[in-house]
RNA sequence: GCUUCCGUAGUUCAAUGGCAGAACGUCACGUUGUGGCCGUGACGACGGUGGUUCGAUUCCGCCCGGAGGCA
Numbered sequence: 001g002c003u004u005c006c007g008u009a010g011u012u013c014a015a016u017g018g019c020a021g022a023a024c025g026u027c028a029c030g031u032u033g034u035g036g037c038c039g040u041g042a043c044g045a046c047g048g049u050g051g052u053u054c055g056a057u058u059c060c061g062c063c064c065g066g067a068g069g070c071a
Base pairs, nucleotide, nucleotide: 001070002069003068004067005066006065007064010024011023012022013021018054026042027041028040029039030038047063048062049061050060051059
C1' cells in the first nucleotide's frame, strides 16, 4: 500500500428496516442478629459524520479505532 471482518451499558452478548433487550456488575429497598444467597426496583449503550428511506443499531459512502490475510 491492497483486501476481509468487527465496533451496542462498566463487562460478555442479542436485536438485520418499525418502542434498543438480556446476563453479570453497580446502587437502593426487602429479607437476615450482621454479612452472603435470594426477591423487587433503579441507573446505564447503538464509534463519528453524511446519504437512502415515512422510518436506520440494521442498507450505502467517507473518517476513526481494533483484528486477520497479501505485498
The RNA shown here (transfer RNA) has 71 nucleotides and comes from Hondaea fermentalgiana. Its mean pLDDT, the model's own confidence on a scale to 100, is 80. The sequence is in RNAcentral, with records from Rfam. It matches the Rfam family "tRNA". The family's RNA type in Rfam is transfer RNA.